[in-house]
Overview
Predicted 3D model of a 75-nucleotide RNA (c-di-GMP-I-GGC riboswitch aptamer). It was read from a public genome assembly, where an Rfam model found it. Its mean pLDDT, the model's own confidence on a scale to 100, is 89.

């Protein structure tokens, strides 16, 4: 380097619920833990969704790719 443990240190935060933003999808905050080893970041490719649909958006917690990063058992 690859990998990725009933290991340490720590991270994040699905549903729900209140509060705001939006036409929506969905996103911000705060409780909350169903999951995460990249569940960090990026719409580049597929691929769901919205829409005021010759266009415009959303979703990185859907799959793949990029890219950065902690920890070191076994292989």
């Nucleotide at each position: 380097c690859u990998c990725g443990a009933u290991a340490a240190c720590g991270g994040c935060a699905a549903a729900c619920u209140c509060c705001g933003a939006g036409c929506a999808a969905u996103c911000g905050g705060a409780g909350g833990a169903c999951g995460c080893a990249a569940a960090g970041c990026c719409a580049c490719g597929g691929g769901u969704c919205c829409u005021a649909c010759a266009g415009g958006g959303a979703c990185a917690g859907c799959c793949g790719g990029g890219u950065u990063a902690c920890c070191g058992a076994a292989a």